[in-house]
């Protein structure tokens, strides 16, 4: 330099044919318990790496760009 893949909650990851952003763990609160742990229930937490384009509508499609991994040179 060229190509492929990955980027979504604090962490690990889903997200189907484009149609309201999800799970587990963690955090906070509640119930239970003499207390802790465990368990039950609830809540908070997101410009979907960034910037544009297409569309009535984009995490998803297109373009550029940034970071990381791999392969080739």
């Nucleotide at each position: 330099g060229u190509g492929u893949c990955u980027g979504u909650a604090g962490c690990u990851c889903a997200g189907u044919u484009g149609g309201u952003a999800g799970a587990g763990c963690a955090u906070u609160c509640u119930a239970c318990u003499u207390u802790u742990a465990a368990u039950c229930g609830a809540a908070g937490g997101g410009u979907c790496g960034c910037a544009g384009g297409u569309u009535c509508g984009a995490g998803u499609c297109c373009u550029g760009u940034c970071a990381g991994a791999c392969a080739c040179a």
Molecule: transfer RNA
Organism: Lachnospiraceae bacterium